[in-house]
Context: one part of a larger RNA
Molecule: large-subunit ribosomal RNA, domain I
Organism: PVC group bacterium
RNA sequence: AGCAUUUGGUGGAUGCCUUGGUGUUAGAAGGCGAUGAAGGACGUGAUACACUGCGAUAAGCUCCGGGGAGUCGUGAAUAGACUUUAAUCCGGAGAUCUCCAAAUGGGGGAACCCACCUGAUUUAUCAGGUAUCCUAUAGUGAAUACAUAGCUGUAGGAGGCAAACUCAGUGAACUGAAAUAUCUCAUUAGCUGAAGGAAAGGACAUCAACCGAGACUCCGUUAGUAGUGACGAGCGAACGCGGACCAGGCCAAUAAUUUUAAAGUAAAAACUAGAACAACAUGGAAAGGUUGGCACUAGUAGGUGAUAGCCCUGUAUAGGUAAAAAGCUUUAUAAUUUUCGAGUAGGGCGGGACACGUGAAAUCCUGUCUGAACACGGGGGGACCACCCUCCAAGCCUAAGUACUCUCUAACGACCGAUAGUGAACUAGUACCGUGAGGGAAAGGUGAAAAGAACCCCGAUUAGGGGAGUGAAAUAGACACUGAAACCGGAUGCUU
Numbered sequence: 001a002g003c004a005u006u007u008g009g010u011g012g013a014u015g016c017c018u019u020g021g022u023g024u025u026a027g028a029a030g031g032c033g034a035u036g037a038a039g040g041a042c043g044u045g046a047u048a049c050a051c052u053g054c055g056a057u058a059a060g061c062u063c064c065g066g067g068g069a070g071u072c073g074u075g076a077a078u079a080g081a082c083u084u085u086a087a088u089c090c091g092g093a094g095a096u097c098u099c100c101a102a103a104u105g106g107g108g109g110a111a112c113c114c115a116c117c118u119g120a121u122u123u124a125u126c127a128g129g130u131a132u133c134c135u136a137u138a139g140u141g142a143a144u145a146c147a148u149a150g151c152u153g154u155a156g157g158a159g160g161c162a163a164a165c166u167c168a169g170u171g172a173a174c175u176g177a178a179a180u181a182u183c184u185c186a187u188u189a190g191c192u193g194a195a196g197g198a199a200a201g202g203a204c205a206u207c208a209a210c211c212g213a214g215a216c217u218c219c220g221u222u223a224g225u226a227g228u229g230a231c232g233a234g235c236g237a238a239c240g241c242g243g244a245c246c247a248g249g250c251c252a253a254u255a256a257u258u259u260u261a262a263a264g265u266a267a268a269a270a271c272u273a274g275a276a277c278a279a280c281a282u283g284g285a286a287a288g289g290u291u292g293g294c295a296c297u298a299g300u301a302g303g304u305g306a307u308a309g310c311c312c313u314g315u316a317u318a319g320g321u322a323a324a325a326a327g328c329u330u331u332a333u334a335a336u337u338u339u340c341g342a343g344u345a346g347g348g349c350g351g352g353a354c355a356c357g358u359g360a361a362a363u364c365c366u367g368u369c370u371g372a373a374c375a376c377g378g379g380g381g382g383a384c385c386a387c388c389c390u391c392c393a394a395g396c397c398u399a400a401g402u403a404c405u406c407u408c409u410a411a412c413g414a415c416c417g418a419u420a421g422u423g424a425a426c427u428a429g430u431a432c433c434g435u436g437a438g439g440g441a442a443a444g445g446u447g448a449a450a451a452g453a454a455c456c457c458c459g460a461u462u463a464g465g466g467g468a469g470u471g472a473a474a475u476a477g478a479c480a481c482u483g484a485a486a487c488c489g490g491a492u493g494c495u496u
Base pairs, nucleotide, nucleotide: 001495002494003493004492005491006490007489008488009487015481016445017444020416021415022413023412024411025410026409027408028407029405030404031161032160039100040099041098042055043054044053046078047077049075050074051073061094062093063092064091065090066089070082071081072080105114106113107112115130116129117128118127119126120125132158133157134156135155136154137153138152139151140150165196166194167193168192169191170190176183180230206213207212217244218243219242220241221240227235228234248397249396250395251341255337256336257335258334260332261331262330263329264328265327271319272318273317277292278291279290280289293310294309301313302312303311346370347369348368349367350366351365352364353363356382377392378391379390380389381388432439433438455467456466457465458464
C1' cells in the first nucleotide's frame, strides 16, 4: 500500500410524524370610510428583543350576559401581584383611541414644521373650529342704470381603499395566415369611469309563416349546420325543441320606490346537561392480550406513557339566551316618479354593430346635412313592389333562475407530507440583492415526563471529555427520532 472482516467519524438520504398547505361541498357575508378607512410610524409590560394585543385610560377601562378556580398572551423565565366581595376567560354593548395616511387650517423630503378664530383657564396650556368640489339657500355686490359675474355665510352630500364577478368608454401588439397589407389574435390584454350583492337585461313598433308562439336572463340542443371569408387562415348564428326560474306594473293615483313612526315576529352567541369497565399477566407505561361485564337516538374525531364505544374533551340528543342593532310583515306618514312619447321615424354622405369583411344587404347605433305621418296612422316580415300576416318606436320601474370569492362557519378528499404542499409548517414577503420598478431564500422532530445531568476529576474559574446520577433507552445529552451512500480513520487477518 492492497484485499477481507470488524468498529467508529462525517453526512443527512430513507422510514415514521404534522402544527402548514391545497382542492371541493353547503351555508353566511358581500363591503370599510370625514363619527377619519385600508395601510402604516411611534409608543405601550417590573425586565433587552421579536411576534400578538392595545393607544398617553396604551397585553388595557365600564356595563350586561355566560362561566366557576385558578390567573397575570407567545418565545421563556424570575420577581411581584390578582382571585369565591367571583378573578383570568367567552359573548354582546360602550369609553379611550398619539402621529401619518382621502388627510381636509397652511406647508412638507409620510409619521414632521408653522398658523389663525372662538371658549375655558392654574398663564403653562387645553377643548372646538378653519381644505376643495357639487347641490340648496341667505347676504353682499363691479365694469354698467336695472341686473349679472364675483365675494361671503349657513345646511346637506361627495372624495379614499378593497380579491374576483358586472356595465360602459378607450384600446394594442406578439401571434396565425407556414411571407404579407384586408383578415386573425380581439371588440382580448392594458388604461379609465360607474355600481351592486349581484350587475346587466326585461313586459314585444318581437318572432313565425297563413299554423301559431307570447317579457327578460341562464343551461343543453339545433350545429361546427345556414352563412361569412385575400371563399385563405379562420369566423360562425337564428328559428325550433328540451330544461332552470317564473310576475308583471306605472304616467295625476285603488300604483311603485324610498323616508320616518308604531305594532307584531322568525332566526341567532357565549354556554348547560349528556350513557356505559373491571380484574389478571407482560411491560418503563396498557388503550394491545386473557377472563368476565355494561351502555348505545352516542362505534365522527382528538387526547391520555403502545392500538380506548364505557379515562378525558367530545359525539347523538335535549336545552339556553337580556339589551341593542339589523331583517321581515302590517298600518300610518311624507317625498319622488307628469298628461302615451318630433328635430323623433325615415333619407343623403362617412363610420360602427349585427355570425354577415359593401355585398342583392334588410335590421340596429350615429359624426354631419336634412326631415314625416298622427290610429282613416305607423313599424316589421333580409334589396325593392303588391297582397297578406304581425306588432305599436321615439317615457319609466321590476324579484327569481345566472356570475364571482379578499372573507367567516361547518365538513370532506383513491390531495401533499418538509427538495413535497402556498414563496412562506420556523422572526416570511422575513434575511438578503437592486438607485428603483422589482427579485427573493434557507431553516420542522430530545424524552411519556426536563426527570435538562447535584457532586467529583483532567483542563485556563474555557471548550471538550471521563466518572456519578436521571431515564425503558443517553450510540435519546440538547449539533439530540431513525441515521443510507459518497468521503475519512482505528483494530485484526492475509499478501507485497